[in-house]
Context: one part of a larger RNA
Molecule: large-subunit ribosomal RNA, domain III
Organism: [Haemophilus] ducreyi
Parts: sequence; C1' cells; structure tokens
RNA sequence: AAGUAACGAUAAAACGAGUGAAAAACUCGUUCGCCGGAAGACCAAGGGUUCCUGUCCAACGUUAAUCGGGGCAGGGUGAGUCGGCCCCUAAGGCGAGGCUGAAAAGCGUAGUCGAUGGAAAACGGGUUAAUAUUCCCGUACUCGGAUAAACUGCGAUGUGGGGACGGAGAAGGUUAGGUUAGCAGACCGUUGGAUGUCUGUUUAAGCCUGUAGGUGGUACAUCUAGGCAAAUCCGGAUGUGCUUAACACCGAGACGUGAUGACGAAGUGCUACGGCACUGAAGUAACCAAUACCACGCUUCCAGGAAAAGCCACUAAGCUUCAGGUUUAUCUGAACCGUACUAUAAACCGACACAGGUGGUCAGGUAGAGAAUACUCAGGCGCUU
Repeated sequence: AAGUAACGAUAAAACGAGUGAAAAACUCGUUCGCCGGAAGACCAAGGGUUCCUGUCCAACGUUAAUCGGGGCAGGGUGAGUCGGCCCCUAAGGCGAGGCUGAAAAGCGUAGUCGAUGGAAAACGGGUUAAUAUUCCCGUACUCGGAUAAACUGCGAUGUGGGGACGGAGAAGGUUAGGUUAGCAGACCGUUGGAUGUCUGUUUAAGCCUGUAGGUGGUACAUCUAGGCAAAUCCGGAUGUGCUUAACACCGAGACGUGAUGACGAAGUGCUACGGCACUGAAGUAACCAAUACCACGCUUCCAGGAAAAGCCACUAAGCUUCAGGUUUAUCUGAACCGUACUAUAAACCGACACAGGUGGUCAGGUAGAGAAUACUCAGGCGCUU
C1' cells in the first nucleotide's frame, strides 16, 4: 500500500418467546423463500467415532457464538435367514515335479488361490438419546446331526444331464403405484354461498392353489460300433400304446389363509412441556397403469454371445442281518467377522467447512410424448458475516 481488496454461488428473510455476561446467526413458535429425477431416501467404495448425551468456548469456524463435524467426559454398533467367511469357478496370480538359463531368474503341468459372477433359507409390527430383516412380539423358512417308525440297492474325485447366459424389436397378461367414488371421523361464530372443507381408508413373508401365458409329443418294451473302464443313465435305432392339447414341465398374478392379530384419524388423562399412558371409527369398489414381474419367454439379426460347483441320474471298487438311501415325526445345532455415522458430501478425492470430481437403487401429484420443463407431496434446506 491499508484498515484497502476479500469474507467462496444473488435460494431471502421477518417477527415473537427462551437461554445467556452478551443473540442478525443458537433453541422453540408463526409467517416468507429455495430444492423436489433432488439440494429427498437407501446402499457400494473411501473415511474411522465424525454417531448420541452432558459440559466448555482459549485455539479451530473467513464475523459473533450461549452453537458446531471444535475441546473434555461418558455412552452407543446384538443376526442360522442381510453382507462376508465357508462351496465354486473367470480374467489373472502363484506353482510340486518339468523345460530354459552362467546365474539372478523366466515359462509352465498337476494343483492352489482369485468376484466384479454361480450357489440353502424372513417377513410385518413395536422399541432406543444413539442399533435393528440383528433386540422384543407375531407368523415363517433353510441346511446339518441324533433317535424312532415305515419302505428300500446303496455307493465317486469317474460318466451323463442341468446349471448356461448375445443384440434389437413387438404384442399380451399382471402387479407396484396412482386417480375417482363410497365409507368413517373432525370442522363449519355472524352475513352470504356450497350435495362444502380437511384427514384417514394401511396390512408382509409364509402356507394353500396351479390360473393368464410359454415350451414340448409323451410313456413303455427290445437292440445298441458312442460317452477313455462299467452303466439299468445319456446318446443312437426299431416297435407298440396314448393323443393335438388330453398329458408333462415351467409359470407371474389373483382368491383364501396368515389376521377375532397389528396399524390406524381422532379423543381422554397425566406431564419435569421433551413427551408418556389409555381408548380406538372406517379400513370397500371401479378405472388408469409402468422402464418392474411372467421372461432364461416370443419374433428377428449376425459379429453367434463365461466357467465350475451346489443339484439330479448312472454305474466302478466295495458293502449287502450292517452301512447307506427315501419319507414322516421328535429333539438338537447353525460358530466366526462386519453392522454406529457420512456417502452428488463441511465426514471421500481435490493443501481449506474448496461453486470441481465420485458407482448403484427408489422415482408421488398437476400440465406434458417425456426421467424435458414449470409448480408442488413426503422430506430437506435459506448455502457461517
């Protein structure tokens, strides 16, 4: 220079009350404004206590601060079913023997790891200051082990099936969700008007059933050069029966049950005004309708679109009064790790409480072709002078 520039999106504040030494900024209330395919909600990654409560205001906060993601202290994360671990493999890594190399080491078989994929099973309500598909209540389901009963050819690291998959397009059936009506409750002082206004009308998994729809011929018998051995299994051939949708398989959704339960507007009582306790009405129908489900479906195209295990069947060795298998019932088990909070951000990556960057899911109403745009629910904010 200079008490100058600046105080980080022009979404916006105003008033009353409280606390306090002190209030434009903290708390509560009443208005106003902003977002609403987000500036809301839920996860993954990353962070690691930032979460909740009490207390404090030196420093941190671009100002003040009684406030805080700041200091101090205490508290908080509860699982057979969510995710991991466990089982399986992909790219890729490692790699007994082995090959190569002067060596260090490189490559690589058997194998062993490796999810971003495959593979068993849980929903609704309640509860905390802070956790909940984890606690509690109610109703379920899965996989093991033991025992009992009935029936019975069981058996794998082998064989076969299955798992098992691309893009685009179209139509159908549904549901989530929504709208309207009906129903219930509340409001409606004076004047005027109105078949008025406001709120609610919610309920899962599971069980039962096997529908709309989709796909296919199917069952039995005999033979059999293939499936590295075997096979009653798979594949191939022949014959007979049943039939064009009977039958078999797949299969949303709906009805019923779950539920004489829960939730529920509103009301009553109490209150340390933060809340707590109790009672509890109606709880139906029609229409619209998804990018969600049926669907791993159908049609079509060429660039022809993972693997392995779990699972099912078959036999080999072997066992065959046993063991093992199937079904039912009862009892019992399901360990360990994660779980707070943030997550288009003041908590992650950017030296900052930085107008930048950051994967997935949900997707109300009116107008609209629309996830555009505008206004708005729920919810969240007014961006720390």